The RNA shown here (transfer RNA) has 76 nucleotides and comes from a Pseudomonadota bacterium.

RNA sequence: GCCCGCGUAGCUCAGGGGAUAGAGCACAGGAUUCCUAAUCCUGGAGUCGUUGGUUCGAUUCCAACCGCGGGCACCA
Numbered sequence: 001g002c003c004c005g006c007g008u009a010g011c012u013c014a015g016g017g018g019a020u021a022g023a024g025c026a027c028a029g030g031a032u033u034c035c036u037a038a039u040c041c042u043g044g045a046g047u048c049g050u051u052g053g054u055u056c057g058a059u060u061c062c063a064a065c066c067g068c069g070g071g072c073a074c075c076a
Stems, first nucleotide, its partner, number of pairs: 001072007010025004018056001027043005049065005
């Protein structure tokens, strides 16, 4: 330098055009307990990597860029 994949909550991930974006774990509060753990209830937390485009409408489709991973090439 070229090609492919990925980027969504603190972490692991789902959702691939439709209105208020979700799950599990973690975290906070409460119930239970002598206390802790476990269990149950409730809750907070997201500019969906950035910018632009398409569209009535974009997390979803398209382009560029950024970051991560993999492959190829170059390396007197």
The sequence is in RNAcentral, with records from ENA and MGnify. Its mean pLDDT, the model's own confidence on a scale to 100, is 81. Its Rfam family is "tRNA". Gene Ontology term of the family: triplet codon-amino acid adaptor activity. The family's RNA type in Rfam is transfer RNA.